[in-house]
RNA sequence: UCCUCGCGCGCGGGAGAGACCGGCAGAUUCGCCGGCGCCGAAGGAGCAACCGCCCCGGAAUCUCUCAGGCAAAAGGACCGCUGCGCGAAAU
Numbered sequence: 001u002c003c004u005c006g007c008g009c010g011c012g013g014g015a016g017a018g019a020c021c022g023g024c025a026g027a028u029u030c031g032c033c034g035g036c037g038c039c040g041a042a043g044g045a046g047c048a049a050c051c052g053c054c055c056c057g058g059a060a061u062c063u064c065u066c067a068g069g070c071a072a073a074a075g076g077a078c079c080g081c082u083g084c085g086c087g088a089a090a091u
Base pairs, nucleotide, nucleotide: 001090004088005087006086007085008084009083010081011080012079013078018036020035021034022033023032024031037070038069039068043066044064045063046062050058051057052056
């Protein structure tokens, strides 16, 4: 230190599923309680393809739905940008 990789922040994109029913408060939305129906892509958990320094570990977009979510908003796995910072490799 242009390039390469990783992490964090920032920006952009980003799906699914009842603006459900009843009650209370209440101008409507929103909120609280109860009920049924759903979603998977925060998180969490389980199995495991696979991988590795190999008998011990790491492991999903699969599975579960505890949590979360089911108008908008917010959030959102993942993808892109080198915009910024840090680290590593290499030179």
Glycine riboswitch aptamer from a Rhodobiaceae bacterium, 91 nucleotides, folded computationally. The coordinates come from a structure-prediction model, not an experiment, and the mean pLDDT is 76. Its Rfam family is "Glycine riboswitch aptamer". Rfam's curators write: This family represents the bacterial glycine riboswitch. Lineage of the source: Bacteria > Pseudomonadati > Alphaproteobacteria > Hyphomicrobiales > Rhodobiaceae.